[in-house]
Molecule: transfer RNA
Organism: Gammaproteobacteria bacterium
RNA sequence: GCCCCCAUCGUCUAGUGGCCUAGGAUACUUGGUUCUCAGCCAAGAGACCGGGGUUCGACUCCCCGUGGGGGUACCA
Numbered sequence: 001g002c003c004c005c006c007a008u009c010g011u012c013u014a015g016u017g018g019c020c021u022a023g024g025a026u027a028c029u030u031g032g033u034u035c036u037c038a039g040c041c042a043a044g045a046g047a048c049c050g051g052g053g054u055u056c057g058a059c060u061c062c063c064c065g066u067g068g069g070g071g072u073a074c075c076a
Base pairs, nucleotide, nucleotide: 001072002071003070004069005068006067007066010026011025012024013023018056028044029043030042031041032040033039049065050064051063052062053061
């Protein structure tokens, strides 16, 4: 250089065009319980990598870019 795969709350992840006003786990915050901490219970806050395209409608499909991972660079 070329080819393939991946990118979603702090972290791990669900998602296969309309159910997403984006769900779950964990961590975090607040309150309750407790002498305190932990644990437990309740509540809360928290994300679709950037740009463009297709479509009535895009986290989802396509293109370009960015970042990460892997393969290949062989024979004559």